[in-house]
Context: one part of a larger RNA
RNA sequence: CACGGCUAAGGAACUCGGCAAAAUAGACCCGUAACUUCGGGAGAAGGGUCGCCCCCCGCAAGCGGCCGCAGUAAAAAGGCUCAGGCGACUGUUUAGCAAAAACACAGGGCUCUGCAAAAUCGAAAGAUGAAGUAUAGGGCCUGACACCUGCCCGGUGCUGGAAGGUUAAGGAAGCUUGUUAGUGGGAAACUGCGAAGCUUGUAACUGAAGCCCCAGUAAACGGCGGCCGUAACUAUAACGGUCCUAAGGUAGCGAAAUUCCUUGUCGGGUAAGUUCCGACCUGCACGAAUGGUGUAACGAUCUGAGCACUGUCUCGGCCGUGAGCUCG
Numbered sequence: 001c002a003c004g005g006c007u008a009a010g011g012a013a014c015u016c017g018g019c020a021a022a023a024u025a026g027a028c029c030c031g032u033a034a035c036u037u038c039g040g041g042a043g044a045a046g047g048g049u050c051g052c053c054c055c056c057c058g059c060a061a062g063c064g065g066c067c068g069c070a071g072u073a074a075a076a077a078g079g080c081u082c083a084g085g086c087g088a089c090u091g092u093u094u095a096g097c098a099a100a101a102a103c104a105c106a107g108g109g110c111u112c113u114g115c116a117a118a119a120u121c122g123a124a125a126g127a128u129g130a131a132g133u134a135u136a137g138g139g140c141c142u143g144a145c146a147c148c149u150g151c152c153c154g155g156u157g158c159u160g161g162a163a164g165g166u167u168a169a170g171g172a173a174g175c176u177u178g179u180u181a182g183u184g185g186g187a188a189a190c191u192g193c194g195a196a197g198c199u200u201g202u203a204a205c206u207g208a209a210g211c212c213c214c215a216g217u218a219a220a221c222g223g224c225g226g227c228c229g230u231a232a233c234u235a236u237a238a239c240g241g242u243c244c245u246a247a248g249g250u251a252g253c254g255a256a257a258u259u260c261c262u263u264g265u266c267g268g269g270u271a272a273g274u275u276c277c278g279a280c281c282u283g284c285a286c287g288a289a290u291g292g293u294g295u296a297a298c299g300a301u302c303u304g305a306g307c308a309c310u311g312u313c314u315c316g317g318c319c320g321u322g323a324g325c326u327c328g
Base pairs, nucleotide, nucleotide: 001322002321003320004319005318006317007316009314010313013312018309026050027049028048029047030046035040037144051066052065053064055062067071079307080306081305082304083303084302085301086299087298091103092102107142108141109140110139111138112137113136119128120127121126145294146293147292148291150224151223152222155221156220157217158216159215160214161213164212165211166210170206171205174202175201178198179197182193183192184191185190225243226242227241228240229239252286253283264280265279266278267277268276
């Protein structure tokens, strides 16, 4: 040093934190709160009995008796309670530092898809979807349940519309380039003009979707104001004015897993509490399926408090086994 056992008095004073350890523990009987989705909570909590002999139909219960410090005599064998956050729950996960509040979930919603379905894999054949058919299948979001889910379609997206604007390839009147049958000039070389055809360039006009445009749509992506004044104490502002906006945050919640200032202020708990619980609202920078607020049950979850218990500590000590160390 490691592992194990005991420890006066105290009993969390230790520490980030009761981490670790201790304590609890079986069977039967009694008894059992708030809350609740009436199932639970619950082994709640808390208390009692347990050996052996006799009686008794009996292994249960009961009367009586006996022994011990001790009778679930060793071992095995729940600690409990209160309050809060988060997630409803059982489940899943970072094989090898994270098991969670993350993922999933039943339930809810939007949307696509009429079957040779949509979607997906594949140059294709083909296959999955599905030997299914809208009570089905795919995508996205939310996440039991209860009460609810407000306003904004200006931007972006999606859906619908087709009058007008813009617009590709293609088509194309016209104009144009080259070539030359022919024709003019010239003795010739050569040169001017030049039909048709072919050809070069340009191009009025025609020409779909898209975009512009017009509507709808937020459980689509998202967004949800400022300044000034005003009541017979003061303070505050139900009220008024003004600017801006697509609309200016509704219900509920709120110093919160969100609050900077901040250890906000008040109350509770402590002798003393940056944490915790209950309020307040001045929300730097909550807020309604990127869901809001509650919620019984559940959790190797996180936070605070208490009882029991203890070498965690005051503060150490002793013992055993092993390692180290010494000798071989």
Large-subunit ribosomal RNA, domain IV from a Bacteroidota bacterium, 328 nucleotides, folded computationally. The RNAcentral record of the full RNA draws on ENA. It matches the Rfam family "Bacterial large subunit ribosomal RNA". The source organism's lineage runs through Bacteria, Pseudomonadati and Bacteroidota.